[in-house]
RNA sequence: GCCGAAAUAGCUCAGUUGGUAGAGCGGCUGAUUCGUAAUCAGUAGGUCGGAGGUUCGAGUCCUCUUUUCGGCA
Numbered sequence: 001g002c003c004g005a006a007a008u009a010g011c012u013c014a015g016u017u018g019g020u021a022g023a024g025c026g027g028c029u030g031a032u033u034c035g036u037a038a039u040c041a042g043u044a045g046g047u048c049g050g051a052g053g054u055u056c057g058a059g060u061c062c063u064c065u066u067u068u069c070g071g072c073a
Base pairs, nucleotide, nucleotide: 001072002071003070004069005068006067007066010025011024012023013022019056027043028042029041030040031039049065050064051063052062053061
């Protein structure tokens, strides 16, 4: 330099054919316990790497771009 993949909650990851973004763990509150852990119930937390475009509507499609990983040279 060329090709491909990934980027979504604090962490690990889902998200179908474009239709108002979810799970597990973790956090917080409560119940239970002499207390802790475990368990149960509830709750908060993200405008989806960045910019632009298409569309009534974009995590999803298109363009540019940043970072990381893999392959080729």

The prediction has a mean pLDDT of 82. Predicted 3D model of a 73-nucleotide RNA (transfer RNA) from an uncultured Alphaproteobacteria bacterium. Rfam family: tRNA.